About this RNA:
Two RNAs folded together computationally: RNase P RNA and transfer RNA, 471 nucleotides in total. Its mean pLDDT, the model's own confidence on a scale to 100, is 79. Rfam match: Bacterial RNase P class A. By type it is a ribozyme.
Formats: sequence, C1' cells, structure tokens
RNA sequence: GCGGGUGGACAGACGGCCGCUGGCGGGCACGACCCGACAGAGGAAAGUCCGGGCUCCACACGGCAGGGUGCCGGCUAACGGCCGGCGGGGGUGACCCCAGGGAAAGUGCCACAGAGAGUAGACCGCGUCCCCGGCCGGCGACGGCCCGCGACGCAAGGGUGAAAGCGUGCGGUAAGAGCGCACGGGCUGCGGCGGAGACGUCGUGGUCGGUAAACCCCACCCGGAGCAAGGUCAAACGAGCGCGCAAGCCGCCUUCGGGCGGCCGGAGGGCAGCCGGUCCGAGCGCUCGGGUAGACCGCUCGAGGCGUCCGGCAACGGGCGUCCCAGACGAAUGGUCGUCACCACGGCCCGGGCGACCGGGCCGCGGAACAGAACCCGGCUUACGGCCACCCGCGACU
RNA sequence: GUGGGUGUAGCUCAGUCGGUAGAGCGCAGGUUUGUGGUACCUGAUGUCGCGGGUUCAAGCCCCGUCUCCCACC
Repeated sequence: GCGGGUGGACAGACGGCCGCUGGCGGGCACGACCCGACAGAGGAAAGUCCGGGCUCCACACGGCAGGGUGCCGGCUAACGGCCGGCGGGGGUGACCCCAGGGAAAGUGCCACAGAGAGUAGACCGCGUCCCCGGCCGGCGACGGCCCGCGACGCAAGGGUGAAAGCGUGCGGUAAGAGCGCACGGGCUGCGGCGGAGACGUCGUGGUCGGUAAACCCCACCCGGAGCAAGGUCAAACGAGCGCGCAAGCCGCCUUCGGGCGGCCGGAGGGCAGCCGGUCCGAGCGCUCGGGUAGACCGCUCGAGGCGUCCGGCAACGGGCGUCCCAGACGAAUGGUCGUCACCACGGCCCGGGCGACCGGGCCGCGGAACAGAACCCGGCUUACGGCCACCCGCGACU
Repeated sequence: GUGGGUGUAGCUCAGUCGGUAGAGCGCAGGUUUGUGGUACCUGAUGUCGCGGGUUCAAGCCCCGUCUCCCACC
C1' cells in the first nucleotide's frame, strides 16, 4: 500500500431571525390571549418476527387437540435473546456458521440409470456338475484342453448411480463372502479415569445405507385479547314527575279532522351592581336509566440514564453518589441566513522527488446517508453515512 | 393494532406425495396466396421476487427478507 476480520463511538458545530409542542412562572381572580426562561426523536423511532410489563375477560385440577422450542452450563421479568464452553463444518489466517434430541418404537420415501434401492440382486463375470461337439496324447481303459446348452453356487472384479449391506490386508474356499483374523472408521451398551455437565480418553461386548426443516416418538414451554386494552365525566336519546303553552273569547279559512291571526294569560330566558323597567317567549325544571358524540384519565419515574467501586472469564448482578430526560392526536420536534469543519470536482500557487507522483494553501461550484416517536420495556432482523481502535493475509522497502 | 394471501416465459395462469418446469395468447422463421389475413409446420424464451439452510436432489420443505393485494376492529 492492497484485501479482509472483530469491536467501539458518532450521527455536523456555533450564532442571528421567523415559527411549532409541552408543562412552569408572570400580566391576573378563572379561561382566552400576551410575555419570559426551560425542555423537545433514533440507532435503528422501521418491520411487527419473538419475549415481558400493564389492562380486561376466562380459569379448582388434570388431560386431549393445536402451536412452539430442542448439545451443556449460566444470565434474565421472560425469550426462539445473550454469555461461556462442548461437538461438527468453512476459511491460508484473523475469524465465521450450525433446528446440534431420537433412524435399535413403528410407518413412509429414495426419480432417472441400473441385474439389484433395503429381510436386495445376477447383465458381463467367477466356479462346480451333467450332456453334446472339436482338438491333443495313449494299442486301449481313459486323461487333458477349448467352445456351446442346461442346473446349481458366488458376490471378488467390471458396469449403473447421490447412495449397492463398513474400508484395507491376510487367511479361507470349487469360486467366494465379516465366514474368520489383524488394523482402521461410524453408531451403541457396560466399566475405569478426567470434567459441574455437554463431552473427552482407555478397555470390553454388540452392531453397520440415507432421510424426522417426511409422518412420528421423547422432553420442556404456551389460556384469550389488546392502550381503539380499560376507566371517569357526560350533550344527544329514553322513562317518570312537576310548571307552562294548550284551554277561553273574537275573526278568517277548511278536505269538517283541524289550521292561521288577534286579545287575555304566560313557565322560562336576555339586558342591569340594586330599585324600577323593558324585550324575547313554547317550552322549561327535577329525578332515574344505559351510555352515543365529545372531553379527561390511562400517559410517561422506568426491569430508567450517567459516574464510580465490588463480585464474575463474560452475559450480568450488587452497593454508593447524582440526574429528571418528548408526550403529540389530520399528530409538534421545523424553515432560512451567516461563519467554521468534512467530502468530491475544476483552476491557480508553494514545497519534496530524476520521475510516476506525494504533501500543503487559496478561489469557484456542488454534495452531506438511512430514516422519524404514538402505552412502555428487553431482543432479533432489515435500511444506511463517514470515523476510530485492535487483529489477519499478501506485496515492497528498511 | 391484528389476521390472511400473492410473486413462475413479454402477458394471463398451471405445476400432485421433492425427481431436473409447462399451457394459451403473443414473438420469429417457413408453407399455402397475386398480396394481406386465416390455416398448417417449425423454433426461441425462464435468476421460479431475493438471501441462506435441510436433502443425493428444492418452484415445492424450513428460516430470514422485500414487493403488491385483501379483510377486520
């Protein structure tokens, strides 16, 4: 210098002007309004994939169904999360990945090719026997060799396949075969040793296809819904009671039910500090019911942040000190200007070097990611910008 | 907030119990015709949305993720 691995912190800074949300203080005695100072998004606020708190409903207990998880130990409120190990796999390495229980409970599946795909099978092949034929030897009885048909045996070799009943060698045999033996591999039972355990290691016995992210078996876990949970107040609405209009008189109209206007009478309401007065006027008041619209609570102090000490390899736990840190609801947290810092491009200048080039300064123009709380937390996953530290590999130089 | 579905050729869709992916329309070439259409013959075409995993083997099974659509309070 190039390429890679792991971890960490940050998410432009400052100032001016104009706004937004919240509670607080003041004007001010409530509200509205105004003024002031303060606070005001994230590492993922996202996806809603897990887990919990909280709230309501259900529930004696147990089981079935359904879903999930699956090496060991630990952490935690809990988890499918995290930490540390074990085993396996990948990488030259730093390091990374693994649904990692059971195939000796049972069932299923293993295309094509191939003889045979799971208490397997015989195409070529290997071997024994019978028969026919040929050749050779022999006087002969007969013997040997070869070819073909048939019966039987075999599974070593060839061939097929992802996979052919464990691999290599020796013995054995007519030929062969875990048929026997030695060494080796996997699984598993028992025992010894080490370890808290997964497991490791040694001995010994049995055994030898894969697949459970196929059905299944075993162990463990899971009640349902979600802040639109849930609650308080409560227009409207309904029921009852009371007061009033209605009633009465006159006139007009009429489809003969009644309607309209005036007079009288009017509960109740407006104006006002009071007396007095004036205007409007057909509804008004009380109680009860469930509770719509709406408002409020839930709502943000919490498995909380920061610092420090102790325990622990770590995740994490404990002690002490300190801080209060968004609570909106068609939903605030913004806009603009200036300066500085960062990056890229273009131009000019300076320095170093033989050179390719490197370092620095000034000016101009442009850029500056992903994204935004909505009851609250712990995780996971995904999106995304540059920075720092440590480590690994390669190349060059000293 | 909650639940469900979809993604396969240019378009619309099949694809069983994992076994090597098709159909129709469209496209290209040819034959027929004086020409075009029709008809007939032949052919090309897939990142099975994406990334992993299980398996001898994945469109199909599992996990994660993205897009689009639907439903409910």